[in-house]
Molecule: Bacterial RNase P class A
Organism: Actinomycetota bacterium
RNA sequence: UGUGAGUCGGGCGGCCGCGGGGAGAGAAAUCCCCUCGAGGAAAGUCCGGACACCACAGGGCAGGACGGUGGAUAACUCCCACUCGGGGAAACCCGCAGGAAAGUGCCACAGAAAUACACGGCCGAUGACGCAGCCACACGUGAGUUGCGAACAGGCAAAGGUGAAAAGGUGCGGUAAGAGCGCACCGGCGCCGUGGCGACACGGCGGCCAGGUAAACCCCGUCCGGUGCAAGGCCAAACAGGAUCGCUGACCCGGCCCGGCGAGAUCCAGGUAGGCCGCAGGUACAGCCGCAAGGCUGCCCACCGGUCAGAUCAACCGGUGAGAUAGAUGGUCGUCCCCGACAGGAUCCGGCUUACAGACUCACUAAAGAG
Numbered sequence: 001u002g003u004g005a006g007u008c009g010g011g012c013g014g015c016c017g018c019g020g021g022g023a024g025a026g027a028a029a030u031c032c033c034c035u036c037g038a039g040g041a042a043a044g045u046c047c048g049g050a051c052a053c054c055a056c057a058g059g060g061c062a063g064g065a066c067g068g069u070g071g072a073u074a075a076c077u078c079c080c081a082c083u084c085g086g087g088g089a090a091a092c093c094c095g096c097a098g099g100a101a102a103g104u105g106c107c108a109c110a111g112a113a114a115u116a117c118a119c120g121g122c123c124g125a126u127g128a129c130g131c132a133g134c135c136a137c138a139c140g141u142g143a144g145u146u147g148c149g150a151a152c153a154g155g156c157a158a159a160g161g162u163g164a165a166a167a168g169g170u171g172c173g174g175u176a177a178g179a180g181c182g183c184a185c186c187g188g189c190g191c192c193g194u195g196g197c198g199a200c201a202c203g204g205c206g207g208c209c210a211g212g213u214a215a216a217c218c219c220c221g222u223c224c225g226g227u228g229c230a231a232g233g234c235c236a237a238a239c240a241g242g243a244u245c246g247c248u249g250a251c252c253c254g255g256c257c258c259g260g261c262g263a264g265a266u267c268c269a270g271g272u273a274g275g276c277c278g279c280a281g282g283u284a285c286a287g288c289c290g291c292a293a294g295g296c297u298g299c300c301c302a303c304c305g306g307u308c309a310g311a312u313c314a315a316c317c318g319g320u321g322a323g324a325u326a327g328a329u330g331g332u333c334g335u336c337c338c339c340g341a342c343a344g345g346a347u348c349c350g351g352c353u354u355a356c357a358g359a360c361u362c363a364c365u366a367a368a369g370a371g
Base pairs, nucleotide, nucleotide: 002364003363004362005361006360007359008358010336011335012334013333014332015331016330018037019036020035021034022033024031025030039342043353044352046351047350048349049348050347051228052227053226054225063224064223065222066221067220068082069081070080071079083097084095085094086093087092098219099218103217104216105213106212107211119160121156122155123154126153127152129149130148131147132146133145134144135142136141137140168186169185170184171183172182173181187209189206190205191204192203193202194201195200232277233276234275235274241268242267243266244265245264252260253259281300282299285298286297287296288295289294301321302320303319304318305317306316307315337340
């Protein structure tokens, strides 16, 4: 000089406030204390999965995603290694990397022509034409012949011009002029051989060549049932409903009898209000709380700190593990510095994409320039 990978994203203190959990005070309302509390992208919701419910004998159409090879993975467009193509002096980077020889479409402007052509140009061997000579005879004619001319027919695609792109490239031969027409080398294609798991590489042979575009339709291959936590599971008032019992005395009066009272009692289903879980490391057991679904603590696990000493392990002690539901993590003051970007969970995880002031760490590179 660059290249790759990673970390951080104002610090400290005071006051006020918010969500979760716990301890305490109070009859309650409530008060008070302790403790924990967003990101590298929490975002977009673009892919892939977990999970949940619905659907499903099996198969297909449509639609969608993906697309070099091998591996890895729950899965993927991510990751690892490699191949091929491109860029860089290098480190390294980029690739939306199947098929354009199945078919269709498109190829702006320019240009004659964009898959087909001939504008200028070259040629005009051959045929026709004109002129001249020769030849023939019926003497002014010619199905003859030679030369010259012009460029009518025709041939060419080399060179020019246009363009992002013009029917492989360079050279030699060849030709009337030209052309893979022939040859050599190079590129491409096909076949064969060798190496490699493979993509592919290398070598040989062959004919002669095929424009680009598939993030245009399409074709080929692989995969995909649908809907997403407002998924979904569970508990459950009140009123109304059903069943059974009950004035031949139920229920209640703490268990039984007597006695008293006097109209309800018990159970059930669906599931509304409302609530719990899903849901935040796990949950058998125990304690406490709640009508219940369940919750909290103990307990187990993981991590951090301490006892702890050079290190490790064990034990003990302490701490931590976001989980809201209209959705909490903020405001303000002081102070310091390099003056602080993008931004805010909402089921979770792996990727992708997008936004981002600035600071730092490690590894690698060394052409030019300077010393």